[in-house]
Order: sequence, then C1' cells, then structure tokens
RNA sequence: AAUUGACAAAAGCAAACCGCGCGAAAGCGUGGGACGCAAAGCUACGGGCCUUAUUCUCUGCACGCUGGGGGGUGGCCGCCGGGCCGCUAAG
Repeated sequence: AAUUGACAAAAGCAAACCGCGCGAAAGCGUGGGACGCAAAGCUACGGGCCUUAUUCUCUGCACGCUGGGGGGUGGCCGCCGGGCCGCUAAG
C1' cells in the first nucleotide's frame, strides 16, 4: 500500500411515523423518532424510478372546466452502476 469487513473499540448517519416551515406535486429543510446502514459521506455522470403547476395534444362540456396521453421542468445517491474523498481494525 492493494485488498477485506470476520473480531474489537471509538465515533457517525437516520427509514416509517409525528410537529412546524417550503413546494403545484414528487419531495425538501428543521425538531422529535429509529427501520436499517462499513461509505446510508459527496456527486444526478449512465441506467432506473417518482413528479408534472405552466405548456402541447385528444375527449367530453352546462364554456366555468372535467378526464386521458405526451413532456420541457423538478426530485430521489437509503434502487443499481460510475467518479471523488474518508474513520477504525485485519492485512
């Protein structure tokens, strides 16, 4: 130092749910809370998934709108892969 996460120790993060705030929504921030996590640290780069106020289109219409589809948009790194960086132990 590659590598590994079996043992040990010290720390760390925090799903669902609840309160408050933001957002059209997905979701996010924050406080509580722990299902889990050896990268559940960072990065939307590839795939994937979610959203779609506005917009396009189709249908119906009592002309106010209703419903279906597409989608620029926005989001998820706790879906998989890639990139960057890191604690401890074994080695």
c-di-GMP-I riboswitch aptamer from an Armatimonadota bacterium, 91 nucleotides, folded computationally.
The prediction has a mean pLDDT of 85.
Lineage of the source: Bacteria > Bacillati > Armatimonadota.
The sequence was found by an Rfam model in a public genome assembly.